[in-house]
Formats: sequence, structure tokens, C1' cells
RNA sequence: CGAGCCGACCGGGCGGCCGCGGCGACGGAACCACGCACUCCAUUGCGCAGGCCGACAGCCGAGGAAAGUCCGGACUCCACAGCAGCAGGGUGGUUGCUAACGGCAACCCGGGGUAACCCGCGGGACAGUGCCACAGAGAAAAGACCGCCGUCCCGUACGCGGAACGGUAAGGGUGAAACGGUGCGGUAAGAGCGCACCAGCGACACGGGUGACCGUGACGGCUCGGUAAACCCCACCCGGAGCAAGGCCGAAGUCCGCACCGCGAGCCGGUGCGGAUGCGCGAGUGCUUGAGGACUGCUCGUCCGAGCUCGCGGGUUGGCCGCUCGAGGCACCCGGCAACGGUGUGUCCAGAUGGAUGGUCGCCACCGAUCCGCAAGGGUCGGGACAGGAUCCGGCUUACACGUCGGCUCGUUCG
RNA sequence: GCCCCCAUAGCCCAACUGGCAGAGGCAGCAGACUUAAAAUCUGCAAAGUGUCGGUUCGAAUCCGACUGGGGGCACCA
Repeated sequence: CGAGCCGACCGGGCGGCCGCGGCGACGGAACCACGCACUCCAUUGCGCAGGCCGACAGCCGAGGAAAGUCCGGACUCCACAGCAGCAGGGUGGUUGCUAACGGCAACCCGGGGUAACCCGCGGGACAGUGCCACAGAGAAAAGACCGCCGUCCCGUACGCGGAACGGUAAGGGUGAAACGGUGCGGUAAGAGCGCACCAGCGACACGGGUGACCGUGACGGCUCGGUAAACCCCACCCGGAGCAAGGCCGAAGUCCGCACCGCGAGCCGGUGCGGAUGCGCGAGUGCUUGAGGACUGCUCGUCCGAGCUCGCGGGUUGGCCGCUCGAGGCACCCGGCAACGGUGUGUCCAGAUGGAUGGUCGCCACCGAUCCGCAAGGGUCGGGACAGGAUCCGGCUUACACGUCGGCUCGUUCG
Repeated sequence: GCCCCCAUAGCCCAACUGGCAGAGGCAGCAGACUUAAAAUCUGCAAAGUGUCGGUUCGAAUCCGACUGGGGGCACCA
């Protein structure tokens, strides 16, 4: 200098003007709520700063993916879920990390690359079943189409040709895949039929490693196809729904209970208080001989239980809580190869719902084009993405302009 | 916000236990019949299965990631 591999970071900065959301020292008021008084209620009066109003000191205010909603959790409700059986779903080398995971780290094995390094849904195909189209003779403990060889017969121009029966997996051909490879022996021709070496497999011993696994030795001719992102087997894991979860605030009407009053004395009416329910209509079904529901589905078993199911129609887009400090982020220190961990030290932390982060101007930085200049440098024009919280975290995946930094490999040349 | 489902010619749909690069109807084009047209009959063309990647000898089909489209879930104060 060229080609390439890996990792990390940034996601413009400063200032002026205008503007937005939250918290809020501060100021204001009695509209609402609440409290007290008038025997009760209403009204009225008083108190009170929770809501409210104003104001702007001060503080804070989107992301690396806030996204897709693909995994895992926290949290909430369903009866805290029967360690019940069957079914169903998921994961899949080992060890570790983690709250957990299908995530991450290190290592092992296999594959690719000259290398740095990358890729792998990476358990089991001698537990079983299925499938392997077309082509091909034959597709799984296979197979004689051509070929090769033997016996016997027929023909013969004595070179050979043909038919029948049998042997043979060395050669040809088909296919994605044809039942180890090379050599020697052997044979009528052949064949792990025998032998040597190589490759694989199985079980054994020794050594190393926590382990996946690796190395060495001796043995067995054992040579056994692929497919489990086909059924399945093995090991491990899994209850469901989701913040529109869920809770509080409950007017009229209806029902129940209690107290008082009334009379015609009742399953009566009225008033007050408390509780439940609470948009309307229709149909079906059930009320302890129990519908329906819960333990996701089925069975069993256990429990809750007065409503439940379907259809049609109307209205509203109420308030508060949940809600943002949490398995939290960042920097440093310590432990660990690393992922990560550590009552360690410091620092930082949005909560909207008409859904807040913006607009504009100036300067600087970056990039591209162009002009001046030997150069340093300067001038002009243009450009800056993907995208935006909505209960919150840990991951994965996908999108992304201009850029920055670090480590490493190979090649060429020079020293 | 949360949870589901779907995608195959211009349109509607089949093939979904992996196996000839894909069937059918409507519409389209050409021909026949007709004076001409409709109807009818015959023939033809049109897809590479939403996109990308993977498993497999082989993918519309199985697996993953995206893209596009559709549906449901609020409250009764």
C1' cells in the first nucleotide's frame, strides 16, 4: 500500500428568541369535597388549603432500537393451581452465568476459509413404525438389465453364434443415495472368502478432563444408507388470562335487614338508616334433588355457588389509584478467562391521556461537490438517517444518514 | 395498548399426511355455428404459491425472520 476479519462507540455541540409536559418553594380564593354548629334533614354560618386558580424562581423531560410483540419474568385477578391420570405445548452438545429464558460466556464436536475468524434447531435412525417421487434390474438385512464364468444342447464357413439351467456384486449403466477403500492371495469367474494397510462402528482396558470429549493399546470381519424443522422414544420444563389486568368513588329504580309511624293488621303502606344489585328489551335455563364456574382440554376428585347463556338495541368515551426507585442505569475499585457477581464508593433517574421533547436564527464541528493557493489553509453551494415512551424490566430480531476508535490476519515491496 | 387469524393467475378458490414447476370456475384471446350477435362447443394464454433464509435428494406444504391485510378485547359513574 492492497484485500479482509472481529469488537466497541457516536446518533451533532454551544448560544439567542418563541413554545410544550411534569414536580414545585411562593401567592390567592371558599366553587367542590371534608369537619363543626343550629335536636334530624334541607338551608345558612364558621373552619379547613385535599381538589382548585394564578405566577413563574428552581429542578427534570424519549431510544439504540422507545419498533416487531418473537421468547423469559415482575405485577394483578382467577380458589396459591390437586406435585392425580391421559392428552397438549416447548427446549435439546457440556460446564457455568442469570430472577428466568429458546438469552449470554467459555469450552467440546462437525463443516467452511491460506489465515484472522465464521456457521451449526448440535439428544436418539441396532426401541419401533412410516417415507425415499422420476430414473433404474434392484431403494434397505436389496438386486442378475448389460457383462463375466461353468455345465449341457443346437448350428458352424471351426473364428464363433444361439437356447436352457446355474454361479457371480469385480466392471458398465440409473440415481441425491446402490450395502467400505487400495493391494496381494484365492477362484471356472468372483466375493472380507483369507491376509496386510487405511477409514468407520461396537464393546473393553489404561491415562487426561468437573463434563461434553480427547489420547493410547489390544479385540471383533462387525461394514449396519438417509430422513426425527415425519410419527415417535429419552431427558428436562410448562396453570390461565393479561394494566382495556385489577381496585376505589354508587344517583334513580329494585331487593333484603333494622328502627319508628299509620291503619283496613297483612308475605300491608310510608319515612329514615345500613347493605346488595345497578343501561334497557326479549328468549332459554337454574335456585340446595342446584344451573353455572374454578383447577387451560378430557376423566376422576375437591371446592365455590345464585345466577348463567344467547339475541336485539341504546348511551358514554367519567374521576382517582395501579404509575413509575427498579432483579435500575453509568463511572471507578475488587473477584472471575468471560458472561457475570460484590449490605463497596460516587452520581443520575420522563410519567402524558386533546397523549408533552418542537420551531427558528447565528457560530462551530463533520461529509460531498466546486473555486483560489506550491503548500498550510481559505471561499461558495448542498447534506445529516431509522424512528418516537404509554405498567415495568432481561433478551432476541428487524430498520438506520454522516462518521469515530481499537485489536487481528493474509499478500506485495522496502528496511 | 393487548390478543388472534390470513396471504396461491385480473377475481373466486383446490392441492396443506413433503414427490412430475401447480387443478377448477368466472373474466380474457382465437376458431366453429349465425346475415350479425348472444348462448353453446373446441382450443389457447396467464402463477413460479406475499418476501428472504433454513431443513431435505426434493418445499405451495415443515421451521424461522420480515411485509401487507383482516378481526376481537373498553365502560354503563
Predicted 3D model of RNase P RNA and transfer RNA as a complex of 492 nucleotides. Rfam match: Bacterial RNase P class A. By type it is a ribozyme.